[in-house]
Molecule: SAM riboswitch aptamer (S box leader)
Organism: Deltaproteobacteria bacterium
RNA sequence: ACACCAUGAAGAGAUGCGACGAGGGAUUCGGCCCGACGACUCGCACGGCAACCUGGCGUAAUCGACCAAGGUGCCAAAGCCGACCUGCCGGACAUCGGCAGGAACGAUGAGGC
Numbered sequence: 001a002c003a004c005c006a007u008g009a010a011g012a013g014a015u016g017c018g019a020c021g022a023g024g025g026a027u028u029c030g031g032c033c034c035g036a037c038g039a040c041u042c043g044c045a046c047g048g049c050a051a052c053c054u055g056g057c058g059u060a061a062u063c064g065a066c067c068a069a070g071g072u073g074c075c076a077a078a079g080c081c082g083a084c085c086u087g088c089c090g091g092a093c094a095u096c097g098g099c100a101g102g103a104a105c106g107a108u109g110a111g112g113c
Stems, first nucleotide, its partner, number of pairs: 002112001005109003013046001015045005023034003028083004047075003051072003054068003079105001084102007
């Protein structure tokens, strides 16, 4: 890199210091939000969350709940909202609005290769 499986409307500093200097919130489009009061990204420090792995507890065994925070990861806004499909509701209708479910894409983790 690739395929598979699992998770995601929850949770937790958009903290401090330094570097960089104009974009960023995955992609395209429409919104909305953040950003020279320095965003994003990188480094250091401290603090935290708990999805997966790990350990504990418990059991005949397994699962779950619970505990820990060692390995990854994560700590603005629902994966910020919407787009595609299906159903339902409202409406005279609509390329309108709302709700629910699904798909696609992306992210993270475990094992595989």